[in-house]
RNA sequence: GUCGGUCCGUGGGGGCGCAAAGGCCGCGAGGUUUUUCGCGCGGCCGGAGCUGAGACAGCGGUACGCUGGAACCCUUUGAACCUGAUGUGGGUAAUGCCACCGUAGGAAAACGGCCGGCUUGAGAGA
Repeated sequence: GUCGGUCCGUGGGGGCGCAAAGGCCGCGAGGUUUUUCGCGCGGCCGGAGCUGAGACAGCGGUACGCUGGAACCCUUUGAACCUGAUGUGGGUAAUGCCACCGUAGGAAAACGGCCGGCUUGAGAGA
């Protein structure tokens, strides 16, 4: 100098989902007949549990938005993550749960250290 690495650090990027039992409220049609019983529908709380590397907190609000955050993942050799997407197929109690889409379109467009291989040069000594 160059190539490489299941490596480290700084900087940067990112997601933070779904949900059973149970409880509360409202509505409806019934049973009972004097105040309750279960059923159906809707909403809220709830969190067993599910997937995953990772499944928050606060405020406003009920459409979600804003702010912050430990850990985790990704950082151009870029399926971390976003879009298409209220997509298609399968499966589940349910969900990007699985697959397709996907050789699609985007995405952080930085730096240093350590280790190793190859190569080159300089100096000193014999």